[in-house]
A computed fold for a 74-nucleotide RNA from a soil metagenome, annotated as c-di-GMP-I riboswitch aptamer.
RNAcentral holds the sequence, with entries from MGnify.
RNA sequence: GAGAAAGCCAAACCCUGCGCGAGGAGGGGACGGAAAGCGGCGGGUCUUGAAGAGAAGACGGCCGUGCUGCCGAA
Numbered sequence: 001g002a003g004a005a006a007g008c009c010a011a012a013c014c015c016u017g018c019g020c021g022a023g024g025a026g027g028g029g030a031c032g033g034a035a036a037g038c039g040g041c042g043g044g045u046c047u048u049g050a051a052g053a054g055a056a057g058a059c060g061g062c063c064g065u066g067c068u069g070c071c072g073a074a
Stems, first nucleotide, its partner, number of pairs: 001071001008033002013028004018023001031061001037067003041064003044059005
């Protein structure tokens, strides 16, 4: 951060497994993305469970943040 180029990722939805669930894996598929790469560190949302407090979990394509990083004109 170009009305540039190369490559990359892949929402919804569909199929097949996994999980009580939030969700997740593989295949198909592209709404989008310049960190939609990695890290649950802070917040947030959600699930299970519970009288409540506590607890155990899910989400990085919700925000902040740490580390790393492709291409590149003026």